The prediction has a mean pLDDT of 76.
The RNA shown here (Bacterial large signal recognition particle RNA) has 266 nucleotides and comes from Radiobacillus kanasensis.
The sequence is in RNAcentral, with records from ENA.
Rfam family: Bacterial large signal recognition particle RNA. Gene Ontology terms of the family: SRP-dependent cotranslational protein targeting to membrane, signal sequence recognition and signal recognition particle, plasma membrane targeting. The family's RNA type in Rfam is non-coding RNA gene.
The gene name in the source record is ffs.
RNA sequence: CCGUGCUAGGUGGGGAGGUAGCGGUGCCCUGUACUCGCAAUCCGCUAUAGCGGGACUGAAUUCCCACCCGAGGUAGUUCGGCUUUAAGGUCUGCCUUAAGGAAUUGAUGUUGACACCCGGGUCCUGCGCAACAGGAACCCGUGAACCCUGUCAGAUCCGGAAGGAAGCAGCAGUAAGUGGUGCUUUCUGUGUGCCGCAGGGAAGCCUGGGUCGAGUCAUGAACUUAAGUAACGCUUAGGGCUGUUCUAUCGAAGGUGGGUGCACGG
Numbered sequence: 001c002c003g004u005g006c007u008a009g010g011u012g013g014g015g016a017g018g019u020a021g022c023g024g025u026g027c028c029c030u031g032u033a034c035u036c037g038c039a040a041u042c043c044g045c046u047a048u049a050g051c052g053g054g055a056c057u058g059a060a061u062u063c064c065c066a067c068c069c070g071a072g073g074u075a076g077u078u079c080g081g082c083u084u085u086a087a088g089g090u091c092u093g094c095c096u097u098a099a100g101g102a103a104u105u106g107a108u109g110u111u112g113a114c115a116c117c118c119g120g121g122u123c124c125u126g127c128g129c130a131a132c133a134g135g136a137a138c139c140c141g142u143g144a145a146c147c148c149u150g151u152c153a154g155a156u157c158c159g160g161a162a163g164g165a166a167g168c169a170g171c172a173g174u175a176a177g178u179g180g181u182g183c184u185u186u187c188u189g190u191g192u193g194c195c196g197c198a199g200g201g202a203a204g205c206c207u208g209g210g211u212c213g214a215g216u217c218a219u220g221a222a223c224u225u226a227a228g229u230a231a232c233g234c235u236u237a238g239g240g241c242u243g244u245u246c247u248a249u250c251g252a253a254g255g256u257g258g259g260u261g262c263a264c265g266g
Base pairs, nucleotide, nucleotide: 001266002265003264004263005262006261009057010056011055012030013029014028015027020046021045022044023043024042034054035053036052037051038050063259064258065257066256067255068254072250073249074248075247076246079243080242081241082240083239084238085237086236087235088234093232095228096227097226098225099224100223104220105218106217107216108215115211116210117209118208119207120206121205122204123200124199125198126197127196128195129193130192131190132189133188134187135186136185137184138182139180140179141178142177148173149172150171151170156165157164158163
């Protein structure tokens, strides 16, 4: 140095969590790297740290050590985002109320605002007038079988006669009643009235006239000030999740380098 057969070792690893501690089952990250049984109300062990059984590989690209790189995880920290809790009205907006007035908006105003003065009406009382409504009178018409009047045909009665009497119908007129009209008269009434007279009248409204000469009125927003309100924004102090900077820690896969048996034969 080569061949053969064994053995040590290997046949995934890591993070958090759990545990007195170590592994495992479970979760997560890498990655493809035997199998059976046990196991989170845990299973099995003791710093030599899974237990029990079987299989494969096997001293090297595969085992061990160191270094590099670094997926990913954990803890803390800076700044931020989302969410939640508590407090705050003398931080602070929104919101509510009150006050203010040089201002805004709208309407009106030299076809004269506002203010002032005078008069009248609306208002009240009294008296009157007219109108309207109703009634009455008056006028015209109609209107009484008998119990209205006049005239009373016929008829009746009295009388010797002359004559007289009562009197129905009809006609005429009229009473009670009824219809109608109105240049009339009268009575009653009234949310009738540009009516008349007298008196009253605090305010409001309307109207006429005069003086003055430029604003007046109304609501809301805006602005200022004061007070209030913790729902929202804001401030302060915490919690949860997440991103980011930094620090620490653990760290797979990969890469580099080094190290490492036994027996037999040649």